About this RNA:
The part of an RNA shown here (small-subunit ribosomal RNA, 5' domain) has 473 nucleotides and comes from an uncultured marine bacterium. The full RNA is in RNAcentral, with records from ENA, Greengenes and SILVA. Its Rfam family is "Bacterial small subunit ribosomal RNA". Its family is annotated with structural constituent of ribosome and ribosome in the Gene Ontology.

[in-house]
Context: one part of a larger RNA
RNA sequence: GAACGAACGCUGGCGGCAGGCCUAAUACAUGCAAGUCGAGCGCGCCCUUCGGGGUGAGCGGCGGACGGGUGAGUAACGCGUGGGAAUAUGCCCUUCUCUAAGGAAUAGCCUCUGGAAACGGAGAGUAAUACCUUAUACGCCCUUUGGGGGAAAGAUUUAUCGGAGAAGGAUUAGCCCGCGUUAGAUUAGGUAGUUGGUGGGGUAAUGGCCUACCAAGCCUACGAUCUAUAGCUGGUUUGAGAGGAUGAUCAGCCACACUGGGACUGAGACACGGCCCAGACUCCUACGGGAGGCAGCAGUAGGGAAUCUUAGACAAUGGGGGCAACCCUGAUCUAGCCAUGCCGCGUGUGUGAUGAAGGCCCUAGGGUCGUAAAGCACUUUCGCCAGAGAUGAUAAUGACAAUAUCUGGUAAAGAAACCCCGGCUAACUCCGUGCCAGCAGCCGCGGUAAUACGGAGGGGGUUAGCGUUGUUC
Numbered sequence: 001g002a003a004c005g006a007a008c009g010c011u012g013g014c015g016g017c018a019g020g021c022c023u024a025a026u027a028c029a030u031g032c033a034a035g036u037c038g039a040g041c042g043c044g045c046c047c048u049u050c051g052g053g054g055u056g057a058g059c060g061g062c063g064g065a066c067g068g069g070u071g072a073g074u075a076a077c078g079c080g081u082g083g084g085a086a087u088a089u090g091c092c093c094u095u096c097u098c099u100a101a102g103g104a105a106u107a108g109c110c111u112c113u114g115g116a117a118a119c120g121g122a123g124a125g126u127a128a129u130a131c132c133u134u135a136u137a138c139g140c141c142c143u144u145u146g147g148g149g150g151a152a153a154g155a156u157u158u159a160u161c162g163g164a165g166a167a168g169g170a171u172u173a174g175c176c177c178g179c180g181u182u183a184g185a186u187u188a189g190g191u192a193g194u195u196g197g198u199g200g201g202g203u204a205a206u207g208g209c210c211u212a213c214c215a216a217g218c219c220u221a222c223g224a225u226c227u228a229u230a231g232c233u234g235g236u237u238u239g240a241g242a243g244g245a246u247g248a249u250c251a252g253c254c255a256c257a258c259u260g261g262g263a264c265u266g267a268g269a270c271a272c273g274g275c276c277c278a279g280a281c282u283c284c285u286a287c288g289g290g291a292g293g294c295a296g297c298a299g300u301a302g303g304g305a306a307u308c309u310u311a312g313a314c315a316a317u318g319g320g321g322g323c324a325a326c327c328c329u330g331a332u333c334u335a336g337c338c339a340u341g342c343c344g345c346g347u348g349u350g351u352g353a354u355g356a357a358g359g360c361c362c363u364a365g366g367g368u369c370g371u372a373a374a375g376c377a378c379u380u381u382c383g384c385c386a387g388a389g390a391u392g393a394u395a396a397u398g399a400c401a402a403u404a405u406c407u408g409g410u411a412a413a414g415a416a417a418c419c420c421c422g423g424c425u426a427a428c429u430c431c432g433u434g435c436c437a438g439c440a441g442c443c444g445c446g447g448u449a450a451u452a453c454g455g456a457g458g459g460g461g462u463u464a465g466c467g468u469u470g471u472u473c
Base pairs, nucleotide, nucleotide: 001473002472003471004470006469007468008467009466010465013345014344015343016342017341018340019338020337021303026301027300028299030298031297032296035062036061037060040059041058043056044055045054046053047052069256070255071254078181079180080179081178082177083176084175087173088172092169093168094167095166096165097164098163099162100134101133102132103131110123111122112121113120114119140149141148142147154161155160156159182228183227184226189219190218191217194216195215196214197213198212199211200210201209231253232252233251234250235246236245237244238243258279259278260277261276262275281292282291283290284289309335311334312333313332317331318329319328320327321326348378349377350376351375358369359368360367361366382414383410384409385408386407387406388405392400417462418461419460420459421458422443423442424441428457429456430455431454432453438445439444
């Protein structure tokens, strides 16, 4: 000098665009953050113009694996980059074929009943795009090549939306490998599923992934193992560069969801607002037993030098469901708070010498603040008041919105501070103090003439900021 997710002190007019718990991955009151479909299904209730419509719980489907948060763990094929073969892929696109015949249940509802509650139990009976048989099988799978196996679902407003099998595509995901990826040797040996092989199991798939047997290997001074630290990257910052430091916001990947473990469902999870078990903590309880998980958005307590509203809207973009209308969406878009940063603008302009008054200095002549003020003449950015009023969205729909912007009015009217002045380093005098009080980044000032302390006048610098502290180069 530059930079900052900064903090602190003094000060503070406006706008645009950004940013805003770096600490306790501490604990959380309250509200909201994932629903939707009646064009899959029966039932209860309400309305009815008797055509139908609405609503409630339930069965069923799709979605809750996305989006959003955090960085605890992880030194690892985790990430980056470049390759690879032994894979799966709901919704979407293309092509071919099919969509036949039956059956048994069950929730809801009703009756009875247990419990404080959470939640159950028994009986009767009902529907389906829920479940199960049978038939069929061009492609499909297995095969000893003889053969064997395997599917479907209907709905309505009659035009569509669906269902099943197969092939291909697209997308997404899983897996393997080369190279790169912090420090310590005051960590030198580490390793028995360990290293390899064969058979088998498991997986969508390769593989000690698992298992039985066999062999005794494998890694390591080019640093294994151990310990400490850490999410990685695009990037950011500094620097002429090389390099150093860093990984907030935004984007990609990974990991996690009170702590530890586990699987279920599913195309996809070993699942933040799903399930089960254990633990800690909190809450309810009739003491028998139950409920919960903000590292979602706000917000609270705590910690801290320190970091915001318990806001509006689905108008746009996007997502889920639905044929659609539409519903949901703290994603998102906006508004609120904060000089936290960057950028822009303003706090007036011109004229004005009796160089006014006053302050300060003085050699007492004067000098300086100083065209500065007053006065005179103007202007109205921003602000305030009134009116008009886009774009964002169109067939229609605007939270923002008292919008941006434009026009008129108002009145110089409402708007300047902070640090410094010994040298480095731009900027000097007087008074007070007297090694005191104090200053200080370094050198150093102060013990009676202090340009270095404190005040004043003057000056220098930056400016809605200025200075200090911290960190990096």